The part of an RNA shown here (small-subunit ribosomal RNA, 5' domain) has 478 nucleotides and comes from a Candidatus Tayloriibacteriota bacterium. Lineage of the source: Bacteria > Bacteria candidate phyla > Candidatus Tayloriibacteriota. The prediction has a mean pLDDT of 84.
Context: one part of a larger RNA
RNA sequence: GGAUGAACGCUGGCGGCGUGGAUAAGGCAUGCAAGUCUAGCGGGCACAGCAAUGUGUCAGCGGCAGACGAGGUAGUAAUAAUCAAGUACGCACCCUGGGGUCGGGCAUAGCCAUCCGAAAGGAUGGGUAAUUCCCGAUAGUCUCGCAAGAGUAAAGUUUUUUCGCCCUGGGAGCGGCUUGAUCGGUAUCAGCUAGUUGGUAAGGUAACGGCUUACCAAGGCUAUGACGCCUAGGGGACCUGAGAGGGUGACCCCCACCGAUGGGACUGAGACACGGCCCAUACACCUACGGGUGGCUGCAGUCGAGAAUCUUCCGCAAUGGACGAAAGUCUGACGGAGCGACGCCGCGUGGAGGAUGAAGUUCUUCGGAAUGUAAACUCCUUUUGCCGGGGAAAAAGUUAUUGAUUGUACCCGGAGAAUAAGAAGUUGCUAAACUCGUGCCAGCAGCAGCGGUAAUACGAGUGCUUCAAGCGUUAUCC
Numbered sequence: 001g002g003a004u005g006a007a008c009g010c011u012g013g014c015g016g017c018g019u020g021g022a023u024a025a026g027g028c029a030u031g032c033a034a035g036u037c038u039a040g041c042g043g044g045c046a047c048a049g050c051a052a053u054g055u056g057u058c059a060g061c062g063g064c065a066g067a068c069g070a071g072g073u074a075g076u077a078a079u080a081a082u083c084a085a086g087u088a089c090g091c092a093c094c095c096u097g098g099g100g101u102c103g104g105g106c107a108u109a110g111c112c113a114u115c116c117g118a119a120a121g122g123a124u125g126g127g128u129a130a131u132u133c134c135c136g137a138u139a140g141u142c143u144c145g146c147a148a149g150a151g152u153a154a155a156g157u158u159u160u161u162u163c164g165c166c167c168u169g170g171g172a173g174c175g176g177c178u179u180g181a182u183c184g185g186u187a188u189c190a191g192c193u194a195g196u197u198g199g200u201a202a203g204g205u206a207a208c209g210g211c212u213u214a215c216c217a218a219g220g221c222u223a224u225g226a227c228g229c230c231u232a233g234g235g236g237a238c239c240u241g242a243g244a245g246g247g248u249g250a251c252c253c254c255c256a257c258c259g260a261u262g263g264g265a266c267u268g269a270g271a272c273a274c275g276g277c278c279c280a281u282a283c284a285c286c287u288a289c290g291g292g293u294g295g296c297u298g299c300a301g302u303c304g305a306g307a308a309u310c311u312u313c314c315g316c317a318a319u320g321g322a323c324g325a326a327a328g329u330c331u332g333a334c335g336g337a338g339c340g341a342c343g344c345c346g347c348g349u350g351g352a353g354g355a356u357g358a359a360g361u362u363c364u365u366c367g368g369a370a371u372g373u374a375a376a377c378u379c380c381u382u383u384u385g386c387c388g389g390g391g392a393a394a395a396a397g398u399u400a401u402u403g404a405u406u407g408u409a410c411c412c413g414g415a416g417a418a419u420a421a422g423a424a425g426u427u428g429c430u431a432a433a434c435u436c437g438u439g440c441c442a443g444c445a446g447c448a449g450c451g452g453u454a455a456u457a458c459g460a461g462u463g464c465u466u467c468a469a470g471c472g473u474u475a476u477c478c
Stems, first nucleotide, its partner, number of pairs: 001478004006474005013347006019340002026303003030300003035064003040061002043058006071258003081182007089175003094171008102136004111126006142151003156163001184230003191221003196218008233255004237248004260281005283294004311337001313336003319333001320331004350380004360371004386414005394405001422467005427448003433462005443450002
């Protein structure tokens, strides 16, 4: 000199774009953050209707979604990441090709009745539907098999169209797994290892494999640092530097991991699952003391600790996602607004003229000098702010309808210099000096050093210097 997710002190006019819990992965009140489909199904209630039935709504069965999106960086020095190579594998939704969609049956929730419980919730009996479940048929393709052969499927809806369902190829993309190289510190850690290293067989997996088990062998790693301990998410990138390098890993993107702590599986195409389930633990809450309930490292917000980090805001109008045939519903993703000079950038705080060089103030050798064209005063302008009027784009829909932001940006008009300057420094390094006060005191200080009665170094005033809505200080990196 540059840089920062900064903090602190003094000061503070506006706008745009960014950015904002780095500490306690400490605890959390409250609201919201994942639903949707009645064109899969039968009901309850309300309304309309003479009725058939229709519309709306509610819980339930069923389907899809909930494994994405959002958050955090605790753990992890390699089961991660990056780069390269590979294959013993899988795939819901989507695109595309071929084939099929026949016959029958048993339940169960909701509901009704009875009962238990403070509640959470539950028990027994009765009866009911389906794209729920089960059985049979068929089997080109598919699986097993050398072959013969054996085995495996389906669901309906709609007036029609449609939308679906089952089997099986291909694609797209996504994922699993394997190998190599690279990727912190420490030897005041030198030996480590028993499923350990390899083989055979079996099991298991979507799949290879000590992944698991039995048996057999005695191997495997290590000063090119094994094993241990400490620290740490990795990368794209960011800062600095002429570069080489050094440092960092906020925001944004990719990958990994985590979801109070520890463990486990279930469902599913996919999880060993943040707002699913079970068990244990700690904590907190409710309780009729028998027993229950909960998990903000989602968005806001609160307490705590801290030098320190925001609104319990608006909207689904746009983009994207889930579901749906669609209308649409949901969406604290997202789009916006709010707060903070936290940063970067831009603008302003007026312009021209104006000497009696006014007054005041400071200094003075008392002559004067400085502040200083500065002010006053005259003429002008209106950025910005204020008031009034108009007023978008962002919307793409075939017609129509649809804007949170927002009466915003922007445009026009009006009054009025009006609404707007500070901070640090001033001995040298280092741009800028005089007076007074103090008297090794009070104090300053990055280094050298200043202060003990004439201090340009302390404190004040005036002048000056540098930056400027900022200026300084502290911390950290180059």